This is a predicted structure of a 72-nucleotide RNA (transfer RNA) from Monosiga brevicollis. Rfam family: tRNA. Rfam's curators write: Transfer RNA (tRNA) molecules are approximately 80 nucleotides in length. The family's RNA type in Rfam is transfer RNA. The source organism's lineage runs through Eukaryota, Opisthokonta, Craspedida, Salpingoecidae and Monosiga. RNAcentral holds the sequence, with entries from Rfam.
[in-house]
RNA sequence: UCCCCCAUAGUCAAAUGGCUAUGAUGUGACGCUCUCACCGUCAAGGUCGGGGUUCGAUUCCCCGUGGGGGAG
Numbered sequence: 001u002c003c004c005c006c007a008u009a010g011u012c013a014a015a016u017g018g019c020u021a022u023g024a025u026g027u028g029a030c031g032c033u034c035u036c037a038c039c040g041u042c043a044a045g046g047u048c049g050g051g052g053u054u055c056g057a058u059u060c061c062c063c064g065u066g067g068g069g070g071a072g
Base pairs, nucleotide, nucleotide: 001071002070003069004068005067006066007065010025011024012023013022018055027043028042029041030040031039048064049063050062051061052060
């Protein structure tokens, strides 16, 4: 320098044009318990940044940023 892949709650993963974004784990509150733990209920928390296409973008396209792999 070039090519490929990835980026979603604190963490790990789903969703692949129709969104009210799903789950696990963690966190908080409440319940249960003599207490803790377990368990149950509830809650908060997220699409890397900018632009484009579209009635509609997490999803498709472009540029950038960051990470991983490969070629020279």